The prediction has a mean pLDDT of 80. A computed fold for a 73-nucleotide RNA from an uncultured Bacteroidales bacterium, annotated as transfer RNA. Its Rfam family is "tRNA". By type it is a transfer RNA. Its family is annotated with triplet codon-amino acid adaptor activity in the Gene Ontology. Rfam's curators write: Transfer RNA (tRNA) molecules are approximately 80 nucleotides in length.
[in-house]
Parts: sequence; structure tokens; C1' cells
RNA sequence: GGGGAAUUAGCUCAUCUGGUAGAGCGUUUGGUUCGCAAUCAAAAGGUGGUGGGUUCGAGUCCCAUAUUCUCCA
Repeated sequence: GGGGAAUUAGCUCAUCUGGUAGAGCGUUUGGUUCGCAAUCAAAAGGUGGUGGGUUCGAGUCCCAUAUUCUCCA
């Protein structure tokens, strides 16, 4: 320098023919316990890397760009 992949909740990751974004762990609250752990229930938590474009509508399509990983030279 060129090719490919990844970027979504605090962490690890899902979400296929574009239509109100989910799980596990963690956190908070409550029940159970003498108490803790464990367990059960509920809740909070997301500008879907960033900026544009297409569309009635975009995490999902197109363009640019940033970071990380990887392959080739």
C1' cells in the first nucleotide's frame, strides 16, 4: 500500500427476505432466611462507532470516515 472482518445495554453476544431492538452475566428493588449465599419476581439500562444518502419507514441497503483484528505484498 491492497483485500477481508468486526463496531448494538456496564461486560459477552444475538437480532436475514427494511416495519415499535433482545438474551446471559452484572446493577437496583422486593419476597424467601436469624443473617449471608443460593433462589424467585420486578425494574432501570441502548444517539445500534461517527457523518451523510435512498425510502412512507433503516441496526438491516448505498457512500465517506474512525478504531480494532486478520490475510497478501